[in-house]
Molecule: small-subunit ribosomal RNA
Organism: Gleimia sp. B186
C1' cells in the first nucleotide's frame, strides 16, 4: 500500500448453557444423469512402475581415411547395323547409395514418480579438499620415425544370430624419439599472507611430460599441442527448515576417535592394519507406516489447513537385481556383461527382446484423445557449408473437461382469443405470452477474389557509429487458401436442468393410503400429503443444470492469534525430587536475544498494481510491487540473557518459648460382651410386624462370687486439634518428624514448579506364622413370598486382631493441583505475642497463624464462590475435545493370584449431558376439606321373580353405551306397526322432493276375480278451454338407521358447585418464568383482614332468580265459614274476620350486648325474633382434562351402494338359555299375617277423554250416561295409623314362585309374545361368606298417591307428591377423593410414567482360536555368475631396446585368492489373509422371565474390593462418600 471477520436447523413441555451432527460458500486433471447452437484460450490414464503387435522418436561428418555399387559425360577402340543407334573393351572427368576405420554427439532433449524421511529437497554459507568437452580471451609449439588393423578378398562353421582363419591396405586410429614453459614430482635457499590445516611468490639442483593434419585456383579458413584466465555446468561439506507413530526406549563393532597405508578429480572409516572405548538418544535415537521435494495451487479476514495434476527448478528410476567399461561427463531409457521372471524365433544345437519416448493395442477402471501434418518457425546434434536428423517443438483432430465471449431475435400488440390448470362457478391464471403488424441479420448456411495479403527463415548484395541494424533482389513457407474483408438468404437452423415443508427464493389440483416411495439435517407417508408420483403454475441458474466424490471454510469444534477442567468431557490419591521451564534489589561489562540503517540473495512463471496487444473477455506482452526468509556489515543497549562484584526483603540456619488423638516401640488400667467353675432359684428364655428355627427340668433366662481370654477405649468430645494425603482418641515411659510465636545473631537468591524416577497410600484381598471375645461374607436352618438362592430371625466359617511380606486401588471428594502478590467488611472458635484494664489466667484493643459461618465488588450457564476465591494477575505441572462400543480388545510393563498401569479400532446413534423453570407424581413432609373414615340407621352380596348387560345359541336374535363417569342406560312403554335385523315375495325416476322434454286424458269413485299380502288383471260412471290437478315414458336426480364421533358442528357426561383459572402495568431474572396468587390469621369459598415490589382488573365464589318458612296490604269465585239466618250437603242467603288463591311489600344485616382476637377480619356465647350467622331446597357448572359419549335425535365434509346397502309386503326375530354380572321388587315373619270397624293428605290428569248415582257379576269387568273443556264434575275409597277379633313360632293362616283350569279387557290379531280376575297348586327362602352401598333432619327408614309414554301392557323402572318419622358424629390416626405450601425426581403420552439384565430369533462389525497360507527386513552357513582388485603366468605376444637371440623389457590368455548378485538351507523377528469353534458388543415391530434404578422407588443410592447364588437384572460382607 492492498485487503479485511455474517449465520441457520437439530437434545427440552418450555429455558439458559455445554456439546456433537447437518446446511448455505469456494475449488477440481474429475466421474455419472438429463440436455446440447457457435467461437477463442487452455487441458485430458489420478487405476496396473500391468503386458505390449506395428511404425517412427539420434544421428551426422567424404573439408580425417581406405575404398566405392550406380548414374552420367568425354577420348581411343571392337562387334552388329543402311543411317540414327545398340552392345563390349580401355582410359579420363563428374555424381556418389550401402557397409567399414576415425571424430563429435549419443550423459542433452522426451517420459514416469516405483523407490527414497535422506544433505533427497528448499534456503543460506563453505571448498585453503575439487573437476569442467564444446565456447571466449591469452601463451608456447606444430620437429622426426615406426609397426599394425577393419573394410576388401580366399577358405571354413552355423537354421539363424553371427563366428573362426589365411592374405592386402589407409588415416586427424595406434606408437618410439626430439624440443618445451609461470606444467608436474623430489630436494634446497628465500619473501608475503591466513582463524587453523595451510595458501601464494622468487632463485638453484634433479627427474617426468606434447602435437595432426585437412581444405582452397589464389588469398585463406579450419583443426592439433602445452600452459594461464574467464564463462558455463557439476562434485563434495556444513547451519537451518518441512509427515505420522512411544501399543517402537534404548540403538551402535567400521560402530566413535587416533596413527600408518590404500583409494578418489577431491575431503572423509570411503577401504585396510593396529591402538583407545567410545558415539547417538525423552529437543525422541533405533524401529514401523506413509510419501518424490520445491516455486506454486485451493481455501481462509488473517494465522493457518489441505495439496504438489498442467508450467518451471531439482532428485530418483528405465522389465527385476548386480556390475563395470568407454568418456570431459554415465555406473548410461531407445549401450555392454551376468543372474532372474516373462514373451518371441528355432533345423532343438542355439538365439532375440524390453513404449515410465510419440501415436496405438489388450487389461485394470467410475474415468482420460489420432497408429494425423511438418521440420516453415523456436531449439538441439553433426558439418566450413549446402544440408541431414529431430513424435523436442510448431500445428491440426477428438472430448461442454475447465475458463471466457456471442447467439437462439427486437419494437408494437387485449375483446385479455383458443387450449391447459384452478375455482367460492362470479371468475382467476398461463399472459403481451401467442396470433397479427413493423423491423434487424450477429452466429449458421451459401457464394466472391479487386488488393490475390501477412508473420518467419535462407542466399546474394548495398549502406552503416563494425556490435548489429537496415534497404533491395531471389528463394522457402506445415498451419492454409484458415482468419480477416465482402455479397446473398430468411425470424428463418439453435433451450434446457434442478428445485418449490423449514433451513432456502418459489403453491395448488389429482392419484396413492406407514403401501409405493422421499430424505443433506429435522423429518414426511396409516383416506382431505404445499414433503411420495403426476399435472398446471412458480423460483433459480443457463449451453448448461443437477448428483456423487475430495479439500478448505463456516468450526473460537485442537483455541499462537483464539477454548477450557466445583456440578456439563476434564486436577494426577499424596509427597519428595532429577532434567527442564521460570525467577528478588544494586553496579559494571559483553551485545546472544531484541531494535534500527545498509548490502547480497530470495530464478523465471504465478499473485498484485499500472499500462499495452488480440473487436471484448479469457489469454498474452512491458514496467513496478510483493517474495513476510537467510546471510554479511554499521549503530543503539532500556528489557530478557551471559560474565564479574555487591545487598537483604525471598529462602534457610541459630537462640528463646509454645499447642497438639502427628509417628514408632515397650509397659499398664477400668467398664462391658462371651466362656468356665461354684452358690441361690424355677419354667420358661430368646426373638419378631406376627412367628418359628434356637437354648432350657441333664436346671436355662435371672442373680451372686471367683476365674479365663480377646477386642475396643463410654463420659471429656467440640463445623475443636494434629498430619502431605491415607489417617490419628484409655494411661505411663523411651525415641522421633513437622507447625506456630518471639528475637534479628548467621548464610547471601541458596527460590518456585516439576516430565520421567523414588517413597507413602483406607478397606477388601493374597502368602507365612500366631491369635480368636464380639461381630460376621460363605454356609445351614426358620420365616416372608406367586417365587425369595434377599430384606427379618437363630446359628456360623474365612475375615476382622498381631508379626512379616505382597497388592496399589476408592465417591483416595472441598468431585476445586502447587507457589507468590493484590482486592470492603462482620462474627465465632484453636495456638502464640504486644498493650491497656481488673481483686481475679477479668474485660477491651492490636498483631501473627489455623479452622468455620454470613456477606460487598467481581466472576459464573445457573446453582453458587467470595482474603481458606470459583475475583484480579504471574510461573510451572497434570488433564479434556459428542454419546455408546470402553477404561474394553490386542501389545507391553508390574503382580503369587485376584488384578493394576498404559490404551485403540470397526460398528452404531443424533443426540448424551449440566443448571434452573412450570407441571405431574411419590408406599416424602406440613396444613385443610368432603357421609372420606369413625359413631349410628337401613340395605346389597345368599333365595324367588322383574329388568338390563355379558356369554352362548340362532336364518335373525338390529344398533349404540364398557372403571368411577356402560349394565331399570338411548327405550316417557318391541304382539302387527315401531324395526333399523332375518326368510320369502314384489318394484326400479323409485315409498318421498324438484326441474326439463314428450305422450295421454285421465286422476278419482264404486265394484269383480286371483294372491299370505304387497301386488296383478278386468268392468262401470262422470266433464272439458286455459291456469291447475293427475298418469305414463325418458333424463338431471331421489333414497341410505351404510362407514368414519380419530374429519366436524351442536348437545351431554366427568373431575366438581372443587375454589380455583388468568390478564394489564410495574418490579426481579440472560431466559423459561417469578412476583401479584406466597406469608400470619380467618372463611363454605383466591371469603375477608393484616403484612409484603407490587398496584389494579377479569372469569369463577357470594349476591341478584325460582320455591319454601313469618308478617302486612290488596283481591274474594268454583275457594273459606267466626258470628247471623237456613239446613245439617258451605246446600243457600250473607260475610272477608280466618284458611286458602293471586298480586305487591316487609323481614336477617354479625344489626345489638359480652368474651377472645392485632383497636382487624372473624369467632364463641347471649338477647330479641317465624327464621341467626350462605335459614332449607332448586336453577346456576370458571380456565381446562379425558382424540370421554353421540354420524342411530338433528346437521354435516369425505368415502361407499344405485334392478340395491334404496323401497313395499307377509311371516319371524329383538321375548332364546347350561351360565356370569349389575340394578330393583317380594320375602324369610308376631314392631307380624288374616279379618271387621274407623281417621287424616298433597301433587297431578281428563272431550278419540275422565266418567258419578243406579243395576249386574264372587271378581276382573259389564250395562248405562248425570256432571265436567275443570279451586265447580270425575279419576279419588289414600296407605301405614287407631281400634276389636284371630293365629302362637311352625317352612306355619309366614312366603308367594311355579303349574293346571275357567274367565275379563284392549286390539284386524294376545300361538310364538299382553295385562288382569276366580278356583286349585304352594317352590326356594329361617336375616345371607369375603366384601360392599346409601344417609347428618323433616334426613334415613317406612307408607301409600299421581303423572308421562300408552289401543292394551310398569305391583317392581322413571319423574313428582304428601303421611308417620328416628339414631349418631369422640375425633381426623387410618381408607378414598380434592385443595394449598414445601421437598425429591432419570417422569412431560406426565407412575396405567420411566427403565435394567439374562434367555430365544435375525443381521452386522470386532476379539480369541488348533492350525493353515502369504509378505517384509535382518542374521548364520552353503553355492558363487559377470565384473573389479590381487598373486602367478612352464604358454602366447607387431611397435621399444639389443650382444639379432629359443634374448630383454612390457603386455596378455589361462589359473589361484579376495569381494560379490541371484539362489539354497536354518532358526528366529515382524506384519497380513483364511479358519471349525468360541467371546462379548451394536441394532432389530408387538417374544419370555422377573422389577434392579429414578419418589424414602417401597431394604436410600453410589464407589472400591472380596466371596456367593441365580438363566439374569442382582444380593450380601467390609471400608469409604
Nucleotide at each position: 500500500c492492498c485487503c479485511u471477520u455474517a449465520g441457520a436447523g437439530u437434545u427440552u413441555g418450555a429455558u439458559c448453557c455445554u456439546g456433537g451432527c447437518u446446511c448455505a460458500g469456494g475449488a477440481c486433471g474429475a466421474a455419472c444423469g438429463c440436455u446440447g447452437g457457435c467461437g477463442g484460450c487452455g487441458u485430458g490414464c489420478u487405476u496396473a512402475a500391468c503386458a505390449c503387435a506395428u511404425g517412427c522418436a539420434a544421428g551426422u561428418c567424404g573439408a580425417a581415411c581406405g575404398g566405392g555399387a550406380u548414374c552420367u559425360u568425354g577420348g581411343c577402340u571392337g562387334g552388329c547395323u543402311u543411317u540414327u543407334g545398340c552392345u563390349g573393351g580401355u582410359u579420363g572427368g563428374g555424381u556418389g547409395a550401402g557397409a567399414g576405420u576415425g571424430g563429435c554427439g549419443a550423459a542433452c532433449g522426451g517420459g514416469u514418480g516405483a523407490g527414497u524421511a535422506a544433505c533427497a529437497c528448499g534456503u543460506g554459507a563453505g571448498u585453503a579438499a575439487c573437476c569442467u568437452g564444446c565456447c571466449c580471451c591469452u601463451u608456447u609449439c606444430u620437429c622426426u620415425g615406426g609397426g599394425a588393423u577393419a573394410a576388401c578378398u580366399g577358405c571354413a562353421g552355423g537354421a539363424a544370430a553371427c563366428u573362426g582363419u589365411g592374405g592386402c591396405u589407409a588415416a586427424u586410429a595406434c606408437u618410439g624419439g626430439a624440443u618445451a614453459u609461470u606444467c608436474u614430482g623430489c630436494u634446497u635457499c628465500u619473501g608475503g599472507c591466513g582463524c587453523a590445516u595451510g595458501c601464494u611468490g622468487g632463485g638453484g639442483g634433479u627427474g617426468g611430460g606434447a602435437a595432426a593434419g585437412g581444405u582452397u585456383u589464389u588469398u585463406u579458413c579450419u583443426g592439433g599441442u602445452u600452459g594461464g584466465g574467464g564463462a558455463u555446468g557439476g562434485g563434495c561439506u556444513c547451519g537451518c527448515g518441512g509427515c505420522c507413530u512411544a501399543u517402537c526406549a534404548g540403538c551402535u563393532u567400521g560402530u566413535u576417535g587416533g596413527u600408518g597405508g590404500g583409494g578418489u578429480g577431491a575431503u572423509g572409516g570411503c577401504c585396510u592394519a593396529c591402538c583407545a572405548a567410545g558415539g547417538c538418544g525423552g529437543u525422541g535415537a533405533c524401529g514401523g507406516g506413509u510419501a518424490g521435494c520445491c516455486g506454486g495451487c485451493c481455501u481462509g479476514a488473517g494465522a493457518g489447513g489441505g495439496u504438489g495434476g498442467g508450467c518451471g527448478g531439482u532428485c530418483a528410476c528405465a522389465c527385476u537385481g548386480g556390475g563395470a567399461c568407454u568418456g570431459a561427463g554415465a555406473u548410461a531409457c531407445g549401450g555392454c556383461c551376468c543372474a532372474g521372471a516373462c514373451u518371441c524365433c528355432u533345423a532343438c544345437g542355439g538365439g532375440a527382446g524390453g513404449c515410465a519416448g510419440c501415436a496405438g493395442u489388450g487389461g485394470g477402471g467410475g474415468a482420460u484423445u489420432u497408429u494425423g501434418c511438418a521440420c516453415a518457425a523456436u531449439g538441439g546434434g553433426c558439418g566450413c557449408a549446402a544440408g541431414c536428423c529431430u513424435g523436442a517443438u510448431g500445428c491440426a483432430g477428438c472430448g461442454a473437461c475447465g475458463c471466457c465471449g456471442c447467439g437462439u431475435g427486437a419494437g408494437g400488440g387485449a375483446u385479455g382469443g383458443a387450449g391447459g390448470c384452478c375455482u367460492u362457478c362470479g371468475g382467476g391464471u398461463u399472459g403481451u405470452g401467442a396470433a397479427c403488424c413493423u423491423c434487424u441479420u450477429u452466429c449458421g448456411c451459401u457464394g466472391g477474389g479487386u488488393u490475390g495479403a501477412a508473420a518467419g527463415g535462407c542466399c546474394a548484395u548495398g549502406c552503416u557509429u563494425u556490435g548489429g541494424g537496415u534497404g533491395u533482389g531471389g528463394u522457402u513457407g506445415a498451419u492454409u487458401g484458415a482468419u480477416a474483408c465482402u455479397g446473398g438468404u430468411a425470424a428463418a437452423g439453435a433451450a434446457g436442468u434442478a428445485c418449490c415443508g423449514g433451513c432456502u427464493a418459489a403453491c395448488u389440483a389429482c392419484g396413492u393410503g406407514c403401501c409405493a416411495g422421499c430424505a443433506g439435517c429435522c423429518g414426511c407417508g396409516g383416506u382431505a400429503a404445499u414433503a411420495c408420483g403426476c399435472a398446471g403454475g412458480g423460483u433459480a441458474c443457463u449451453a448448461g443444470c443437477g448428483u456423487u466424490g475430495u479439500c478448505c471454510g463456516g468450526a473460537u469444534u485442537u483455541a499462537u492469534u483464539g477454548g477450557g477442567c466445583g456440578u456439563a468431557a476434564a486436577g494426577g490419591g499424596c509427597u519428595u525430587g532429577u532434567a527442564g521451564g521460570u525467577g528478588g534489589c544494586g553496579u559494571g561489562u559483553c551485545g546472544c536475544g531484541u531494535c534500527u540503517g545498509u548490502c547480497g540473495u530470495g530464478a523465471a512463471a504465478u499473485c498484485u498494481c499500472a499500462u499495452a496487444g488480440c473487436u471484448u473477455a479469457a489469454c498474452u506482452g512491458u514496467g513496478g510491487g510483493c517474495u513476510u526468509g537467510c546471510g554479511g556489515u554499521g549503530g543503539g543497549u532500556a528489557c530478557g540473557g551471559g560474565c564479574a562484584u555487591g545487598c537483604u526483603u525471598g529462602a534457610g540456619u541459630g537462640c528463646g518459648g509454645u499447642a497438639g488423638g502427628g509417628g514408632a516401640g515397650a509397659c499398664u488400667g477400668g467398664a462391658a460382651u462371651u466362656c468356665c467353675u461354684g452358690g441361690u432359684g424355677u419354667a420358661g428364655c430368646g426373638g419378631u410386624g406376627g412367628a418359628a428355627u434356637g437354648c432350657g427340668c441333664a436346671g436355662a433366662u435371672a442373680u451372686c462370687a471367683g476365674g479365663a481370654g480377646g477386642a475396643a477405649u463410654a463420659c471429656c468430645g467440640g463445623u475443636g486439634g494434629c498430619g502431605a494425603a491415607g489417617g490419628c482418641g484409655g494411661g505411663u515411659c523411651u525415641c522421633u518428624g513437622g507447625g506456630c510465636c518471639g528475637u534479628u545473631a548467621c548464610u547471601g537468591a541458596c527460590g518456585c514448579u516439576g516430565a520421567g524416577g523414588a517413597g507413602c497410600g483406607a478397606a477388601a484381598g493374597c502368602g507365612u506364622g500366631g491369635g480368636g471375645a464380639g461381630c460376621g461374607a460363605a454356609c445351614a436352618g426358620g420365616a416372608u413370598u406367586a417365587g425369595a438362592u434377599a430384606c427379618c430371625c437363630u446359628g456360623g466359617u474365612a475375615g476382622u486382631c498381631c508379626a512379616u511380606g505382597c497388592u496399589g486401588u476408592a465417591a483416595a471428594c472441598g468431585u476445586u493441583g502447587g507457589g507468590c502478590a493484590c482486592u470492603a467488611g462482620g462474627u465465632g472458635u484453636g495456638g502464640g505475642g504486644c498493650u491497656u484494664u481488673u481483686u481475679g489466667u477479668u474485660g477491651g484493643g492490636u498483631u501473627c497463624u489455623g479452622c468455620g459461618c454470613c456477606g460487598u465488588a467481581g466472576c459464573u450457564a445457573a446453582c453458587g464462590c467470595a482474603u481458606u476465591a470459583a475475583g484480579u494477575g504471574c510461573c510451572c505441572c497434570g488433564c479434556c475435545u459428542g454419546g455408546g462400543g470402553a477404561g474394553u480388545a490386542c501389545g507391553g510393563c508390574c503382580g503369587c493370584a485376584a488384578g493394576g498401569c498404559u490404551a485403540a479400532a470397526a460398528c452404531u446413534c443424533a443426540a448424551a449431558g449440566g443448571a434452573a423453570u412450570u407441571g405431574a407424581c411419590g408406599g416424602g413432609g406440613a396444613c385443610c376439606c368432603g357421609c372420606a373414615c369413625a359413631a349410628g340407621c337401613g340395605g346389597c352380596g345368599g333365595a324367588g321373580c322383574a329388568u338390563g348387560c355379558g356369554g352362548a345359541u340362532u336364518a335373525a336374535u338390529u344398533c349404540g353405551a364398557c372403571g368411577c363417569a356402560a349394565c331399570g342406560c338411548g327405550a316417557a312403554g318391541a304382539a302387527c306397526c315401531u324395526u333399523a335385523c332375518c326368510a320369502a315375495g314384489g318394484c326400479u325416476u323409485g315409498a318421498c322432493a324438484u326441474g326439463c322434454a314428450u305422450c295421454g286424458g285421465g286422476a278419482c269413485a264404486c265394484u269383480g276375480c286371483u294372491g299370505a299380502g304387497a301386488g296383478g288383471u278386468g268392468g262401470u260412471g262422470g266433464c272439458u278451454u286455459u291456469u291447475g290437478c293427475u298418469g305414463g315414458u325418458g333424463u338431471g336426480c331421489a333414497g341410505g338407521u351404510g362407514g368414519u364421533g380419530c374429519a366436524u358442528g351442536g348437545u351431554u357426561g366427568u373431575c366438581g358447585u372443587c375454589a380455583g383459572c388468568u390478564c394489564g402495568u410495574g418490579u426481579c431474572g440472560u431466559g423459561a418464568g417469578a412476583u401479584g396468587u406466597u406469608g400470619g390469621g380467618u372463611u363454605a369459598a383466591g371469603u375477608c383482614c393484616c403484612g409484603c415490589a407490587a398496584c389494579g382488573a377479569g372469569c369463577g365464589c357470594a349476591a341478584c332468580c325460582c320455591u319454601u318458612g313469618u308478617c302486612u296490604a290488596g283481591u274474594g269465585u268454583u275457594g273459606c265459614c267466626a258470628g247471623c239466618a237456613u239446613u245439617u250437603g258451605g246446600u243457600u242467603g250473607g260475610g272477608g274476620a280466618c284458611u286458602c288463591u293471586c298480586u305487591a311489600g316487609a323481614g336477617a344485616c354479625u344489626g345489638c350486648c359480652g368474651g377472645g382476637g392485632u383497636u382487624a377480619a372473624c369467632u364463641c356465647g347471649g338477647a330479641g325474633g317465624a327464621a341467626g350467622g350462605u335459614g332449607g331446597g332448586g336453577a346456576u357448572g370458571a380456565c381446562g382434562u379425558c382424540a370421554a359419549a353421540u354420524c342411530a335425535u338433528c346437521a354435516u365434509g369425505c368415502c361407499c351402494c344405485u334392478u340395491a346397502u334404496g323401497u313395499c309386503u307377509u311371516g319371524g326375530g329383538c321375548u332364546u338359555c347350561a351360565c356370569g354380572c349389575a340394578u330393583g321388587c317380594u320375602a324369610c315373619a308376631a314392631u307380624g299375617g288374616a279379618u271387621g270397624g274407623u281417621a287424616c293428605a298433597g301433587u297431578g290428569g281428563g272431550u278419540u277423554g275422565c266418567g258419578a248415582u243406579a243395576c249386574u257379576g264372587u271378581g276382573a269387568g259389564g250395562u248405562g250416561g248425570a256432571g265436567c273443556u275443570a279451586a265447580u264434575c270425575c279419576c279419588u275409597u289414600a296407605a301405614a295409623g287407631c281400634u276389636g277379633u284371630u293365629c302362637u313360632c311352625a317352612g306355619u293362616u309366614c312366603g308367594g314362585a311355579u303349574c293346571g283350569u275357567a274367565g275379563u279387557c284392549u286390539g284386524c290379531a294376545a300361538c310364538u309374545c299382553g295385562a288382569c280376575u276366580g278356583c286349585g297348586u304352594g317352590a326356594a327362602g329361617g336375616u345371607g361368606g369375603a366384601g360392599u352401598c346409601g344417609c347428618u333432619a323433616g334426613u334415613a327408614a317406612u307408607c301409600g298417591c299421581a303423572g308421562a309414554u300408552c289401543a292394551g301392557c310398569a305391583u317392581u323402572g322413571c319423574u313428582g307428591c304428601g303421611g308417620u318419622g328416628a339414631a349418631u358424629a369422640c375425633g381426623u390416626u387410618c381408607u378414598c377423593g380434592g385443595g394449598u405450601c414445601u421437598u425429591g425426581u432419570a417422569c412431560a403420552c406426565a407412575c396405567c410414567g420411566c427403565c435394567c439384565g439374562u434367555c430365544a430369533c435375525g443381521u452386522c462389525a470386532c476379539g480369541a482360536a488348533a492350525g493353515u497360507u502369504g509378505g517384509u527386513a535382518a542374521c548364520a552357513c552353503c553355492c558363487g555368475a559377470a565384473g573389479c582388485c590381487u598373486g602367478u603366468g612352464g604358454c602366447c605376444u607387431a611397435a621399444c631396446c639389443u650382444u639379432u637371440u629359443u634374448g630383454g623389457g612390457g603386455g596378455g590368455a589361462g589359473u589361484g585368492g579376495g569381494u560379490g548378485a541371484c539362489g539354497g538351507u536354518g532358526g528366529g523377528a515382524u506384519u497380513g489373509g483364511c479358519g471349525a469353534u468360541u467371546g462379548g458388543g451394536a441394532c432389530g415391530a408387538a417374544g419370555u422371565c422377573g422389577u434392579a434404578a429414578c419418589a424414602a422407588g417401597g431394604u436410600a443410592g453410589c464407589c472400591g474390593u472380596a466371596a456367593g447364588g441365580g438363566c439374569g437384572a442382582c444380593a450380601c460382607g467390609c471400608g469409604a462418600u